A computed fold for a 97-nucleotide RNA from a sheep gut metagenome, annotated as THF (Tetrahydrofolate) riboswitch aptamer. The RNAcentral record of the sequence draws on MGnify. The model forms 82% of the base pairs in the Rfam consensus.
[in-house]
RNA sequence: GCAGAGUAGAACGCCUUGCGUAAAGUGCUGUGUGAACGGGGAGUUGUCACGCAGACGAAAAGCUUUUGCUUGCGGCUGGGUGUUCGCAUCCCGCUGC
Numbered sequence: 001g002c003a004g005a006g007u008a009g010a011a012c013g014c015c016u017u018g019c020g021u022a023a024a025g026u027g028c029u030g031u032g033u034g035a036a037c038g039g040g041g042a043g044u045u046g047u048c049a050c051g052c053a054g055a056c057g058a059a060a061a062g063c064u065u066u067u068g069c070u071u072g073c074g075g076c077u078g079g080g081u082g083u084u085c086g087c088a089u090c091c092c093g094c095u096g097c
Base pairs, nucleotide, nucleotide: 001097002096003095004094009085010084011083012082013081014080015079016078018076019074020073021072028054029053030052031051032050033049034048035047039092040091041090042089060071061070062069063068
């Protein structure tokens, strides 16, 4: 000098658990605070969490008379699993040549 490996995690599918269906949640916008980001250092206009504010806004049905059961529904929650992707970026290190 050239090439390469490796993480947290992310997306989607499947299984399962619970919650909601008397609408919380999810998603969107603004703002504030904080956190994480290959082995080490730095780190964004990117990511995530939480607070506040705003806009939007849903699928129920049957049985039963009890706040019960069943079948659904929700860009709902947690867990498991499979596939794919995978440090924004910079420097150093590691492996091979």